[in-house]
RNA sequence: GAGGGUUUAGUUUAAUGGUAAAACGUCAGUCUCCAAAACUGAAAAUGUCGGUUCGAUUCCUUCAACCCUUGCCA
Numbered sequence: 001g002a003g004g005g006u007u008u009a010g011u012u013u014a015a016u017g018g019u020a021a022a023a024c025g026u027c028a029g030u031c032u033c034c035a036a037a038a039c040u041g042a043a044a045a046u047g048u049c050g051g052u053u054c055g056a057u058u059c060c061u062u063c064a065a066c067c068c069u070u071g072c073c074a
Base pairs, nucleotide, nucleotide: 001070002069003068004067005066006065007064010024011023012022013021018054026042027041028040029039030038047063050060051059
C1' cells in the first nucleotide's frame, strides 16, 4: 500500500427497518446490632459526518479507532 472484519450502558452480549433488552457492576431503599447475602427501585449506551426511507442500531457512504490476512522496494 491492498483486502476483510468489529465499534450498542462502567464491562460482556442481544435487538436483521417500527417505543434499544439482559447479565455483572454502580447508587438508593428494605432486612440486620453492623455487614454480607437476598429482595425492590434508580441512573447509564447505538464511534463520527452525510444519504435512502413515513420511520435507521439495522441499508448505503465519509472519517476515526482496533483486529486479521497479504505484497513490492530498500
About this RNA
A computed fold for a 74-nucleotide RNA from Bacillus subtilis subsp. natto, annotated as transfer RNA. Its Rfam family is "tRNA". It is annotated as a transfer RNA. The prediction has a mean pLDDT of 83. RNAcentral records the identical sequence in 10 taxa. The RNAcentral record of the sequence draws on ENA.